[in-house]
RNA sequence: GCGCCGUUAGCUCAGCUGGAUAGAGCGUCUGGCUACGGACCAGAAGGCCGCGGGUUCAAAUCCUACACGGCGCG
Repeated sequence: GCGCCGUUAGCUCAGCUGGAUAGAGCGUCUGGCUACGGACCAGAAGGCCGCGGGUUCAAAUCCUACACGGCGCG
């Protein structure tokens, strides 16, 4: 330098062929339970989807420049 893959919540990841207020587990917080804690039960907060542009009535999803990470080739 070239090619491929990835980037969604604090962490690990779903999100199929564009469409409803973007989800799960773990963690955190609050309450219950308990002598206390853990476990368990109930609930809550937390993300404008790496970033800019484009297409579209509508983009996490399609196209594209760039950034970061991984793998391969030279």
Description:
A computed fold for a 74-nucleotide RNA from an uncultured Clostridia bacterium, annotated as transfer RNA. It matches the Rfam family "tRNA". By type it is a transfer RNA. The prediction has a mean pLDDT of 81. It was read from a public genome assembly.